[in-house]
Context: one part of a larger RNA
RNA sequence: GUCUUCAAGGAACUCGGCAAAAUAGCAGCCGUAACUUUGGAAUAAGGCUUGCCGCCCAUAUUUAUAUGGGUGGCCGCAGCGAAAGAUUCUCUGGCAACUGUUUAUCAAAAACACAGCUCCCUGCGAACACGUAAGUGGAUGUAUAGGGGGUGACGCCUGACCAAUGCGAGAAGGUCAAAUAUCGGUGGUGCAUGCAGCAAUGUGUGUGCUGGCUGAUAUAAGCCCUCGUGAAUGUCGGCCGUAACUAUAACGGUCCUAAGGUAGCGAAGUACCUUGUCGGGUAAGUUCCGACGCGCACGAAUGGCGUAAUGACUGGAGAACUGUCUCGAAGACCUGCUCG
Numbered sequence: 001g002u003c004u005u006c007a008a009g010g011a012a013c014u015c016g017g018c019a020a021a022a023u024a025g026c027a028g029c030c031g032u033a034a035c036u037u038u039g040g041a042a043u044a045a046g047g048c049u050u051g052c053c054g055c056c057c058a059u060a061u062u063u064a065u066a067u068g069g070g071u072g073g074c075c076g077c078a079g080c081g082a083a084a085g086a087u088u089c090u091c092u093g094g095c096a097a098c099u100g101u102u103u104a105u106c107a108a109a110a111a112c113a114c115a116g117c118u119c120c121c122u123g124c125g126a127a128c129a130c131g132u133a134a135g136u137g138g139a140u141g142u143a144u145a146g147g148g149g150g151u152g153a154c155g156c157c158u159g160a161c162c163a164a165u166g167c168g169a170g171a172a173g174g175u176c177a178a179a180u181a182u183c184g185g186u187g188g189u190g191c192a193u194g195c196a197g198c199a200a201u202g203u204g205u206g207u208g209c210u211g212g213c214u215g216a217u218a219u220a221a222g223c224c225c226u227c228g229u230g231a232a233u234g235u236c237g238g239c240c241g242u243a244a245c246u247a248u249a250a251c252g253g254u255c256c257u258a259a260g261g262u263a264g265c266g267a268a269g270u271a272c273c274u275u276g277u278c279g280g281g282u283a284a285g286u287u288c289c290g291a292c293g294c295g296c297a298c299g300a301a302u303g304g305c306g307u308a309a310u311g312a313c314u315g316g317a318g319a320a321c322u323g324u325c326u327c328g329a330a331g332a333c334c335u336g337c338u339c340g
Base pairs, nucleotide, nucleotide: 001333002332003331004330005329006328008326009325012324017321027049028048029047030046035040037153051074052073053072054071055070056069057068058067059066060065061064075079088319089318090317091316092315093314094313095311096310100112101111116151117150118149119148120147121146122145128137129136130135154306155305156304157303159236160235161234164233165232166229167228168227169226170225173224174223175222180218181217182216183215184214185213186212187210188209189208190207191206192205193204194203195202196201237255238254239253240252241251264298265295276292277291278290279289280288
């Protein structure tokens, strides 16, 4: 290390019955609760029988066999007599409806998925996705279809708030881009002409061509703005007083807010204080179950609360069983080392 056995006790072990032991062998007969979505739960649980040798009866036929029933006897510790094969069970919580999927190689789960529910988008050359494009998928489909988000069977339900953010709709007004157009400002240059001057030149007027810079006017969406929208992202108060014992506050006052948490549940897989308090279970229970509610910091599809069945999930209790233990002992075999 792999097995076998053990007095008395029997979980006192331990984080935890981990491991081991034990039951049984989906054969026959009997019997089987709560609960339940009436399918289940259920092989629930729990009992009894099982071999061999005769006799009788019934059924079936191929007429000497098979099956079933009854009855008498025999043997053993033991009758599915060996091997192989093949559920331990009960009570009660949590979570997830279920079968399924997953971290190949430390996690199989309460995680993911799921049917169902719901919202949004999409009228077809669809939305969406891949691609620079052509094109392809969607789909040889057409809103009972396709894509996306959330929730997650079923039952009862799903409250308030549109102030912020997002989204949808709207268009009166405000703001606002680059082009472009028009009207100006500032230049270059040609022609005609006037004035000053001896001339060079300077300075005007009119009319053409042309460039840069620049000002104004005209112009979209968006934003501001107005409505709507929560199974959109989200949010869901404070202080003070008051009843003929006390206590408490149905009630009143006040401040703030978009609105102040509704139903249900609740020391919870969420409760700091906390081993809360009460009850149950134990001789003794920080765990467990049932209540209470003052919820540090539950709460309604980031769903709320229940729920039969299911689960190599997770908590608590019990029966049986045992070397897990009190507490250790003996044996068989394998292996390493030392010695020989």